Predicted 3D model of a 326-nucleotide part of an RNA (large-subunit ribosomal RNA, domain IV) from a metagenome. The coordinates come from a structure-prediction model, not an experiment, and the mean pLDDT is 88. It matches the Rfam family "Bacterial large subunit ribosomal RNA".
[in-house]
Context: one part of a larger RNA
């Protein structure tokens, strides 16, 4: 000096990012227990008392009451919740990055859409098989995620479903015309049947796509500029551009806020962070769900209480290790 234990006057979070760590509480018995709730809960709430040993009473007994009595100290050493408030997020219980992320991420009941009529639809390298020895109250994906209240407006684009009427349009039919070879024909120059061969026009010709029409808990979208009241301010009104249609409820400085440490109230002597409001939302919004919400979390913030060597501000014991002497 290092590690690991354990004590410590006075203070008692001043300590740090942050009460990290470490301390405090713990067992059992009686009393008593709030807000708020899905009336199950919260609940060990919180907070208080009691706790050995002998003796007598009541009792089968476990226990109770009553009486004495020892220590500083009696769940006499061990083992055994620190508690309360408030808010974000996820309803719970569970899973998850074997080995740096256990969480607000997954999943989940539950809601909702879509497929799929049985040789189901979906899975799969073929056949087998699973789906399912099941049958639309059941099976496959998709999305959101208990519950309570709710879930607006846009079908112009994208995609699904549904339509055939016209347009396009493949492969295959189809075969006008060319072309080349040859027999023949001609003095040549060239023409040239039949065959074989080489291209090949019109016309026929499904889905798809153009068309027409539904669908948003489908992929998604949900203005802008002037003007206006009898202090100012502000604008319930108007005016006008443009869109498929221009943000409804509801919550809003938010896990979303850039000007921001945004104004104000609350807690502090003092609060960039907390909690409650304003709304001027840069850039919230309704199953990529909004907005509550009782329990519930080794969840993440904010305060208080009890603690305390975290600290003021350090000492001092033991066991190891490390250096030094002999």
């Nucleotide at each position: 000096g290092g590690u690991u234990g354990g004590u410590u006057c006075a203070g008692g979070a001043a300590c740090u990012a942050g009460g990290c760590a470490a301390a405090u509480u713990a067992g059992c018995u009686c009393c008593g227990u709030a807000a708020c709730u899905u009336c199950g809960g919260g609940a060990a709430a919180a907070g208080g008392a009691g706790u050995g040993c002998c003796c007598c009473u009541a009792g089968c007994a476990a226990u109770a009451g009553g009486g004495g009595u020892c220590g500083c100290a009696g769940u006499g050493a061990a083992u055994a919740g620190c508690g309360u408030c408030a808010g974000g997020c996820g309803a719970c219980u569970g899973u998850u990055u074997a080995a740096c992320a256990a969480a607000a991420a997954c999943a989940c009941a539950g809601g909702u859409c879509u497929c799929u009529g049985c040789a189901a639809a979906g899975u799969c390298g073929a056949a087998a098989a699973c789906g399912a020895c099941g049958u639309a109250u059941a099976g496959g994906g998709g999305c959101u995620g208990a519950c309570g209240c709710g879930u607006g407006c846009c079908c112009g684009g994208u995609g699904c479903c549904g339509g055939a009427a016209g347009g396009u349009u493949a492969a295959a039919g189809g075969g006008a015309g060319g072309g080349g070879u040859c027999a023949g024909c001609g003095c040549a120059a060239g023409c040239g049947a039949a065959g074989c061969u080489c291209u090949g026009a019109a016309c026929u010709g499904a889905a798809g796509c153009c068309c027409c029409g539904g669908u948003g808990a489908a992929c998604g979208g949900c203005g802008g500029c002037c003007g206006u009241a009898a202090c100012u301010a502000u604008a319930a009104c108007g005016g006008u551009c443009c869109u498929a249609a221009g943000g409804u409820a509801g919550c809003g400085a938010a896990a979303u806020u850039c000007c921001u440490u945004g104004u104000c109230g609350g807690g502090u002597a003092a609060g960039u962070u907390c909690c409650g409001a304003c709304c001027u939302g840069c850039a919230c919004g309704a199953a990529u769900c909004g907005c509550g919400u009782a329990a519930c979390g080794a969840u993440c913030u904010g305060a208080c209480g009890a603690c305390u060597g975290u600290c003021u501000u350090a000492a001092c014991c033991a066991g190891c290790c490390g250096c030094c002497c002999g």